[in-house]
Molecule: SAM riboswitch aptamer (S box leader)
Organism: uncultured Croceivirga sp.
């Protein structure tokens, strides 16, 4: 810089109190065991492989990523009398 982010996919071991990026608020998860690390399994299909031929289809060996909640929601802008709802941005994450 570009693309994507309401889909999908968990068990065990170590560990021992926090966690959902940061700030604030809300709402949640968590001693029926948080974070972190390890093992195994899985999801997805960005890179990749094959066919097609530049678009589409199939695949999953390898490089990443991911496996509570919409990127958990709100904050800024538009819209609205206000609220609710909706759209967008910013920030963030991932890939190339």
């Nucleotide at each position: 810089u570009u693309a994507u982010c309401a889909a999908g996919a968990a068990a065990g071991g170590u560990g021992g109190a926090g966690g959902g990026a940061u700030u604030a608020g809300a709402c949640c998860c968590u001693u029926u065991g948080a974070a972190a690390c390890c093992u195994u399994a899985g999801c997805a299909a960005c890179c990749c492989u094959c066919g097609u031929c530049u678009u589409c289809g199939a695949g999953a060996a390898g490089g990443u990523g991911c496996u509570a909640c919409a990127u958990u929601c709100u904050a800024c802008c538009c819209g609205a009398a206000a609220a609710a709802u909706g759209g967008g941005a910013a920030g963030g994450a991932u890939a190339a």